[in-house]
RNA sequence: GCCGGUGUAGCUCAGUUGGUAGAGCAGCCCCCUUGUAAGGGGCAGGUCGGGGGUUCGAAUCCUCUCGCCGGCU
Numbered sequence: 001g002c003c004g005g006u007g008u009a010g011c012u013c014a015g016u017u018g019g020u021a022g023a024g025c026a027g028c029c030c031c032c033u034u035g036u037a038a039g040g041g042g043c044a045g046g047u048c049g050g051g052g053g054u055u056c057g058a059a060u061c062c063u064c065u066c067g068c069c070g071g072c073u
Base pairs, nucleotide, nucleotide: 001072002071003070004069005068006067007066010025011024012023013022019056027043028042029041030040031039049065050064051063052062053061
């Protein structure tokens, strides 16, 4: 330098024929228990790496760019 993968909640990850952003764990509250753990219910938490564009509408399409991983030369 070229090619491919990846970036979404504190952590691990879903979500691609474009149409309200989700799960598990962690956190907080409640229930259950003599008490703890386990179990059950609820709440909160995200500029979807960043900029620009297309569109009525973008995590998703296009473009530029940054980080990480791998391959080739």
A computed fold for a 73-nucleotide RNA from a Minisyncoccota bacterium, annotated as transfer RNA. The RNAcentral record of the sequence draws on ENA. Rfam family: tRNA. About the family: Transfer RNA (tRNA) molecules are approximately 80 nucleotides in length. Rfam links the family to the GO term triplet codon-amino acid adaptor activity.